RNA sequence: CUUCAGGGUCAGGUGUAAUUCCUUACCGGCGGUAUACCCCGCGAGCUUCGGCACGAACCGGUGCAAUUCCGGUGGCGACAGUUAAAGUCUGGAUGAGAGAAG
Numbered sequence: 001c002u003u004c005a006g007g008g009u010c011a012g013g014u015g016u017a018a019u020u021c022c023u024u025a026c027c028g029g030c031g032g033u034a035u036a037c038c039c040c041g042c043g044a045g046c047u048u049c050g051g052c053a054c055g056a057a058c059c060g061g062u063g064c065a066a067u068u069c070c071g072g073u074g075g076c077g078a079c080a081g082u083u084a085a086a087g088u089c090u091g092g093a094u095g096a097g098a099g100a101a102g
Base pairs, nucleotide, nucleotide: 001102002101003100004099011023012022013021025088026087027077028076029042030041031040032039037075038074045052046051057073058072059071060070061069079091080090081089
């Protein structure tokens, strides 16, 4: 310098109105480490550019080694918008970016 770099509400209930509530379904960026959404770190957001914010796990098994694998049971999810409250819809974004490859 070039290229690449995010997925997801099926079905049902209530209601004037909800993919936002309830039941359920589905999804999980990048680096490290025995293979990780919930171990450590990074990115994404906001900003008066000084800074601010930044979620969640236990039990059992195998093993030299795993809160990462296998089994079980749980939990979490930015900002703005909306006829009604959003991880999943719409929007900033044909953006940015940890980083990966050449």
Record summary:
This is a predicted structure of a 102-nucleotide RNA (FMN riboswitch aptamer (RFN element)) from a sheep gut metagenome. Rfam family: FMN riboswitch aptamer (RFN element). Rfam describes the family as follows. The RFN element is a highly conserved domain that is found frequently in the 5'-untranslated regions of prokaryotic mRNAs that encode for flavin mononucleotide (FMN) biosynthesis and transport proteins. Of the family's consensus pairs, 96% are formed in the model.